Source information
Model confidence (mean pLDDT): 84 of 100. A computed fold for a 94-nucleotide RNA from a Clostridia bacterium, annotated as c-di-GMP-I riboswitch aptamer. Its Rfam family is "c-di-GMP-I riboswitch aptamer". From the family's description: GEMM was predicted in a large-scale screen for bacterial structured RNA regulatory elements.

């Protein structure tokens, strides 16, 4: 320096939930409170996987007040606290 991860220090992040709040169709993100937890739970959608389905297709239904509902398929949305990767960084006990 690397590896590695201590009943060390000094400290970082924040699950569920909860909100007369923002966005977003939604999954979900953000702000705020709250901490279940995590040595990368810092940052990156390159693989995986997993969620949602507006838009778009098919198929049915209604068609008077309706160009509307319902089921299906679908990512170019989303998840990095799902797992690989990539990349940076606090300490320095064994």
């Nucleotide at each position: 320096c690397a590896u590695c991860g201590a009943c060390a220090a000094g400290g970082g992040c924040a699950a569920a939930c909860u909100u007369c709040u923002c966005c977003g169709a939604a999954a979900g993100g953000a702000a705020a409170g709250g901490g279940c937890g995590c040595a990368a739970a810092g940052c990156c959608a390159c693989g995986g996987g997993u969620c949602u389905a507006a838009a778009g297709u098919a198929g049915c239904c209604g068609a008077u007040u309706a160009u509307g509902g319902c089921u299906g398929c679908c990512a170019a949305g989303a998840c990095g606290g799902c797992c690989g990767g990539g990349u940076u960084g606090c300490c320095g006990a064994a």